[in-house]
RNA sequence: CACGAUAAAGGCAAACCUACUGUGAAGUAGGGACGCAAAGCCGUGAGUCUUUCCUGUCACUAAGCAGAUUGCUACCGCAAACUCUUAGCUUUGAAAGAUAGUCAGGUUGCCGAAG
Numbered sequence: 001c002a003c004g005a006u007a008a009a010g011g012c013a014a015a016c017c018u019a020c021u022g023u024g025a026a027g028u029a030g031g032g033a034c035g036c037a038a039a040g041c042c043g044u045g046a047g048u049c050u051u052u053c054c055u056g057u058c059a060c061u062a063a064g065c066a067g068a069u070u071g072c073u074a075c076c077g078c079a080a081a082c083u084c085u086u087a088g089c090u091u092u093g094a095a096a097g098a099u100a101g102u103c104a105g106g107u108u109g110c111c112g113a114a115g
Stems, first nucleotide, its partner, number of pairs: 003112002011036002016031006034101001040107003044104003047099007056089001060088005066083002069080004
């Protein structure tokens, strides 16, 4: 330099549970260990995820005591498609975030068998 041992000394801590913080992704602390040689640190790039806004043109879904139109009916009323409103959802795009235990990149570092 590189590599990572059935080595030694230590270290970290997934899922899950509890408490707190956050709209949320998640985070912090305690318990707990699936794993980890950078599972130390840094959100720069990609990925994934969240929130908000935009969006729907083969014109999304549901609801409405909303609107006007058309048709039927003796009347009450019923039906159709449209518009509007609200909620939800899909997709596209944007913004702001989360994730370092998704990968890449940057940076620092313990130990020392074999090579």
The RNA shown here (c-di-GMP-I-GGC riboswitch aptamer) has 115 nucleotides and comes from a Pyrinomonadaceae bacterium.
NCBI's taxonomy places the organism under Bacteria, Pseudomonadati, Acidobacteriota, Blastocatellia, Pyrinomonadaceae.
The coordinates come from a structure-prediction model, not an experiment, and the mean pLDDT is 78.